[in-house]
RNA sequence: UGAGUAAGAUAAACCAUCGCAGCUGCAAGAAGUCGAAAGACUGCAGGUGAGGAAAGUCCGGGCUUCACAGGGCAGGGUGCCGGAUAACGUCCGGCGGAGGCGACUCCAGGGAUAGUGCAACAGAAAUGUACCGCCUCAUGAAUGAGGUAAGGGUGGAAGGGCAGUGCAAGAGACUACCGCCUGUCUGGCAACAGACGGGGCAUAUGUAAACCCCACCUGAAGCAAGGCCGAACAUGGAGCAUAUGGCGGCCCGUCAGCUCCGGGUAGGCCGCUUGACCCUGCCGGCAACGGCAGGGCUAGAUGGAUGAUGGUUCGCGACAUAACCCGGCUUAUCGUCUUGCUCAGAAG
Numbered sequence: 001u002g003a004g005u006a007a008g009a010u011a012a013a014c015c016a017u018c019g020c021a022g023c024u025g026c027a028a029g030a031a032g033u034c035g036a037a038a039g040a041c042u043g044c045a046g047g048u049g050a051g052g053a054a055a056g057u058c059c060g061g062g063c064u065u066c067a068c069a070g071g072g073c074a075g076g077g078u079g080c081c082g083g084a085u086a087a088c089g090u091c092c093g094g095c096g097g098a099g100g101c102g103a104c105u106c107c108a109g110g111g112a113u114a115g116u117g118c119a120a121c122a123g124a125a126a127u128g129u130a131c132c133g134c135c136u137c138a139u140g141a142a143u144g145a146g147g148u149a150a151g152g153g154u155g156g157a158a159g160g161g162c163a164g165u166g167c168a169a170g171a172g173a174c175u176a177c178c179g180c181c182u183g184u185c186u187g188g189c190a191a192c193a194g195a196c197g198g199g200g201c202a203u204a205u206g207u208a209a210a211c212c213c214c215a216c217c218u219g220a221a222g223c224a225a226g227g228c229c230g231a232a233c234a235u236g237g238a239g240c241a242u243a244u245g246g247c248g249g250c251c252c253g254u255c256a257g258c259u260c261c262g263g264g265u266a267g268g269c270c271g272c273u274u275g276a277c278c279c280u281g282c283c284g285g286c287a288a289c290g291g292c293a294g295g296g297c298u299a300g301a302u303g304g305a306u307g308a309u310g311g312u313u314c315g316c317g318a319c320a321u322a323a324c325c326c327g328g329c330u331u332a333u334c335g336u337c338u339u340g341c342u343c344a345g346a347a348g
Base pairs, nucleotide, nucleotide: 001344002343003342004341005340006339007338008337009336010335012313013312014311015310016309017308018307020049021048023046024045025044026043032041033040034039051319055330056329058328059327060326061325062324063222064221065220066219075218076217077216078215079214080094081093082092083091084090095109096107097106098105099104110213111212115211116210117207118206119205131152132151133148134147135146136145137144138143160178161177163175164174165173179201180199181198182197183196184195185194186193187192226270227269228268229267236261237260238259239258240257244256245255246254247253277296278295279294280293281292282291283290284289314317
């Protein structure tokens, strides 16, 4: 210098005026307005006011209400090992496998020797198979019977691979090495790795985000959760009066009347933002993360607030706008910048 890889930061900046939504302080005042009430509103000043994803609503938790003795089934989920955490399907560190010269990246990574299912087309045959070829026998030959997976052909996949021995030709039939299965030992918390030995391998292809088997986890619904205050009309309960009215006159009955209570509707308030929070420093840990000390308060609406105008500058600005809160994952995103590392080339 070029090419790459991993992790992060930022998300146009500044000023003025007007406006919008909360908050704090002061004032008005046992005031006024609205309302039955609960409660809300009105002045001045100050300060605050969307994101890295606020998104998708895919996981996990807090919180709330309901349910719940214990055990099991069904259903759902997770799936190498160890750790982190409130918890997780997340994160960190390892192991194994795959890709890359490398930094590094990716993996839904238990079981296919419990059973079942599925595998287009091609191919003789897709799990137990002989099409061609090879060998033996019968035969003059065509051909037929048998043996055979070394070779050819089909296919993503063809009966462990490869070399030799052997054989009529062949074949783990036998032998060495590699692979697989298995036992012991060593190292490691473990996944696993290594060494030594055994088994000829009928364990003979793949698929378990197919059924299934094994191990572990799992109650349901969600802030329109839920809690409090609470009219009017109607309704329910208790009491009063039985004087009055309606049911054509009378009695009974019934509906009205008055007082109190109950639940609940409209409406209002809370839940609501101080929180597994943020910043700085030190300590422990490879790390995720944890501990201690100091400092900070950073939207909280419920027709739902972030806007408009003017000016200056730059590179003329992407994806996108909170609605109970938090930890993740996934997806979208104009540019600019920082740091670690790798490879190649050149110069000293």
The RNA shown here (Bacterial RNase P class A) has 348 nucleotides and comes from Cuneatibacter caecimuris. The sequence is in RNAcentral, with records from ENA and Rfam. The source organism's lineage runs through Bacteria, Bacillati, Bacillota, Lachnospiraceae and Cuneatibacter. A source record names the gene rnpB. The coordinates come from a structure-prediction model, not an experiment, and the mean pLDDT is 75.